[in-house]
RNA sequence: CGGGAUGUAGCGCAGUCCGGUUAGCGCACUCGCUUAGGGUGCGAGAGGUCGGGGGUUCGAAUCCCCCCAUCCCGA
Numbered sequence: 001c002g003g004g005a006u007g008u009a010g011c012g013c014a015g016u017c018c019g020g021u022u023a024g025c026g027c028a029c030u031c032g033c034u035u036a037g038g039g040u041g042c043g044a045g046a047g048g049u050c051g052g053g054g055g056u057u058c059g060a061a062u063c064c065c066c067c068c069a070u071c072c073c074g075a
């Protein structure tokens, strides 16, 4: 320098193909029940504006463009 993959909650991921109901799951966290207490179990809750910016659209995590970070391949 060229090509490709990934980026979504504290962590790990789904959702993207084919734009559309409130952005969801597991673990972790908080509260409550249970216990003498802890753990386990059960119930409830908080936490995101989807890597950044712009564009298209009535509507974008999803489509288009540019940039950033990490990883892989090639030179």
Stems, first nucleotide, its partner, number of pairs: 001074007010027004020058001029045005051067005

Background: This is a predicted structure of a 75-nucleotide RNA (transfer RNA) from an Amoebophilaceae bacterium. Rfam family: tRNA. RNAcentral records the identical sequence in 3 taxa. The source organism's lineage runs through Bacteria, Pseudomonadati, Bacteroidota, Cytophagales and Amoebophilaceae. Model confidence (mean pLDDT): 83 of 100.